[in-house]
A computed fold for a 119-nucleotide RNA from Meiothermus rufus DSM 22234, annotated as FMN riboswitch aptamer (RFN element). The organism belongs to Meiothermus rufus, within Bacteria. The model forms 100% of the base pairs in the Rfam consensus.

RNA sequence: GCCCUCCUUCGGGGCAGGGUGCAAUUCCCGACCGGCGGUACAGCCCGCGAAGCCCUCUGGGGCCCGACCCGGUGCGAUUCCGGGGCCGACGGUGAAAGUCCGGAUGGGAGAAGGAGGUG
Numbered sequence: 001g002c003c004c005u006c007c008u009u010c011g012g013g014g015c016a017g018g019g020u021g022c023a024a025u026u027c028c029c030g031a032c033c034g035g036c037g038g039u040a041c042a043g044c045c046c047g048c049g050a051a052g053c054c055c056u057c058u059g060g061g062g063c064c065c066g067a068c069c070c071g072g073u074g075c076g077a078u079u080c081c082g083g084g085g086c087c088g089a090c091g092g093u094g095a096a097a098g099u100c101c102g103g104a105u106g107g108g109a110g111a112a113g114g115a116g117g118u119g
Stems, first nucleotide, its partner, number of pairs: 003117008017029003031099002033088002035048004043086002052063004068084005090102003
């Protein structure tokens, strides 16, 4: 250093300002946000997690799973730079939610550190 087992800690952000209305952070104008691994630095390339649905011996397994183009630089970039776009679970609500409240003091891809073991 690699591999295996175990332990600890960490592990998601966001409607300013305004319009209509009795009432909206839900509608309209506008604003804002971007989990984890891979790869030339990525919300929209590949994969994963979460939510949802189904099954289950309750350990887990299966299904499903949004969105990008143009130009430039470069060996190499849908990742950088410039420009213009796009996307966002379920339940709740006096009125329709990526941003409010709730399941959730949950789960979690994984990250860091540590202990033991094998070679």